[in-house]
RNA sequence: AAGGAAUCGUAUAACCGGCGGCAGUGGAAUUAACCACAAGGAGUACGAUUUUUAAAAGCCGACCGCCUGGGCAAUCAAA
Numbered sequence: 001a002a003g004g005a006a007u008c009g010u011a012u013a014a015c016c017g018g019c020g021g022c023a024g025u026g027g028a029a030u031u032a033a034c035c036a037c038a039a040g041g042a043g044u045a046c047g048a049u050u051u052u053u054a055a056a057a058g059c060c061g062a063c064c065g066c067c068u069g070g071g072c073a074a075u076c077a078a079a
Stems, first nucleotide, its partner, number of pairs: 003052010015040001017067005024037004058072003
């Protein structure tokens, strides 16, 4: 000097579903699991502080149960 990790700040932000219990509002749908707002929100970018080589099997939408459908991150392959 560069990089990694943790915390914080700013900006941005995918995803944000249905029914029941005891939990947003309004309007639909069950051949469904959507729309708008509110709330939540991983991740990404930058900055600050601390730290210094550390196994991984990951993270996100009050909680629990039954279902439905995604995103981000990481890795691999192809162009």